Notes: Bacterial RNase P class A from Nostocoides sp., 387 nucleotides, folded computationally. The sequence is in RNAcentral, with records from ENA. Its Rfam family is "Bacterial RNase P class A". Rfam classes the family as a ribozyme. Gene Ontology terms of the family: ribonuclease P activity, tRNA processing and dimeric ribonuclease P complex.

RNA sequence: AGAGUCGGCCAGACGGUCGCGUUCCGCGGUUGCCGAACGGCCGCCGCGGGCCGAGGAACGUCCGGACUCCGAAGGGCACGGUGGUGGCCAACAGCCACCCGGGGCAACCCGCGGGACAGUGCCACAGAGAGAAGACCGCCUCGCCGUUCGCGGCGAGGUAAGGGUGAAAGGGUGGUGUAAGAGACCACCAGCGGCCUGGGUGACCAGGCCGGCUCGGUAAACCCCACCGGGAGCAAGCCCAAACAGCGUGCGUUAUGACGGCGGCCCGCCGCAGCACGCGGGUAGGGCGCUCGAGCCCGCCGGCAACGGCGGGCCUAGAUGGAUGACCGUCGCCCGCCCCGAAUCCGGGGCGGGGCACAGAAUCCGGCGUACCGGCCGACUCUUCCC
Numbered sequence: 001a002g003a004g005u006c007g008g009c010c011a012g013a014c015g016g017u018c019g020c021g022u023u024c025c026g027c028g029g030u031u032g033c034c035g036a037a038c039g040g041c042c043g044c045c046g047c048g049g050g051c052c053g054a055g056g057a058a059c060g061u062c063c064g065g066a067c068u069c070c071g072a073a074g075g076g077c078a079c080g081g082u083g084g085u086g087g088c089c090a091a092c093a094g095c096c097a098c099c100c101g102g103g104g105c106a107a108c109c110c111g112c113g114g115g116a117c118a119g120u121g122c123c124a125c126a127g128a129g130a131g132a133a134g135a136c137c138g139c140c141u142c143g144c145c146g147u148u149c150g151c152g153g154c155g156a157g158g159u160a161a162g163g164g165u166g167a168a169a170g171g172g173u174g175g176u177g178u179a180a181g182a183g184a185c186c187a188c189c190a191g192c193g194g195c196c197u198g199g200g201u202g203a204c205c206a207g208g209c210c211g212g213c214u215c216g217g218u219a220a221a222c223c224c225c226a227c228c229g230g231g232a233g234c235a236a237g238c239c240c241a242a243a244c245a246g247c248g249u250g251c252g253u254u255a256u257g258a259c260g261g262c263g264g265c266c267c268g269c270c271g272c273a274g275c276a277c278g279c280g281g282g283u284a285g286g287g288c289g290c291u292c293g294a295g296c297c298c299g300c301c302g303g304c305a306a307c308g309g310c311g312g313g314c315c316u317a318g319a320u321g322g323a324u325g326a327c328c329g330u331c332g333c334c335c336g337c338c339c340c341g342a343a344u345c346c347g348g349g350g351c352g353g354g355g356c357a358c359a360g361a362a363u364c365c366g367g368c369g370u371a372c373c374g375g376c377c378g379a380c381u382c383u384u385c386c387c
Base pairs, nucleotide, nucleotide: 001383002382003381004380005379006378007377008376009375010374012331013330014329015328016327017326018325020053021052023050024049025048026047027046028045029044030043032041033040034039055358059369060368062367063366064365065364066363067233068232069231070230079229080228081227082226083225084098085097086096087095088094099113100111101110102109103108114224115223119222120221121218122217123216136163137162138159139158140157141156142155143154144153145152146151171189172188173187174186175185176184190214192211193210194209195208196207197206198205199204237288238287239286240285246279247278248277249276250275251274259271260270261269262268295314296313297312298311299310300309301308302307332356333355334354335352336351337350338349339348340347341346
């Protein structure tokens, strides 16, 4: 320098003018309450001001938890989930490290990775035969017939070495053997099973001996094994509580008239058959849940790591028809075009009414998955060149 692998980070910046949400302060107004007035309190409204105000995925809602209510002696079945090993974690289908298998020269990447000798099922098309298989061609023997004496045809058998079909045809190579063949037998190799030795916490690895010689694949098919799993979800759940209706009590309605009006009280006048209080459930409506939490940042220590421990610092949206926005200016980055510079890719400059993604909280948290314009940083690998 070129080609790559892995990990982390940013997600335009600043200013101005309007605007929105929570909350606090000040001023003004106001229903209610303290009997009224004065003064004050709770709430609401308006104006002004201050702090704060979306994300790495807030998304999909696919897993796991916290929290809440309901259910529940205990056990079993069914159903669902998980599935190499050891760790981490509140938990997980997540993460870390390792093992095994596969890919890559390598850095590294990928794997829904228990059991196919418990049993059952299935294996398309092609093919004779798809699992204790299979004679289609071929090879070989015998019989008969024909013969141009090379062999051909028909029939009965043998044969899995060769051909052919297929994703897959019941180990591979060489030899012995045979009419031709065949683990029929032998040597080596591969694989399987059993036993032993050594290493490792373990998955597993290395080696030795023996065995029958060798029964494919599929469990994201049923099934078997081990482990895990109550149900519903913040529209959870809880509190306050108009109006109307219901129930209870009291007063009142035939004039001894409750109650209301004539600003508070008494008298008086007028109107009138209901009025007042209480209770339970709870609708409208309002409030709590609601955001301080397995929290975030920095440092040190332990650990290969995930992660854990300690110390210090910080408070960081809580809306409910649902706020977090709009416009302008300057700068930055990208793209396109043009100009200059020995200059294809590099550097500098100019122009553009080109662009700056994906997407937005709704109880909270841990993951996974998916979307994404551009850019930055770090570690590592391979190739080539130079010192």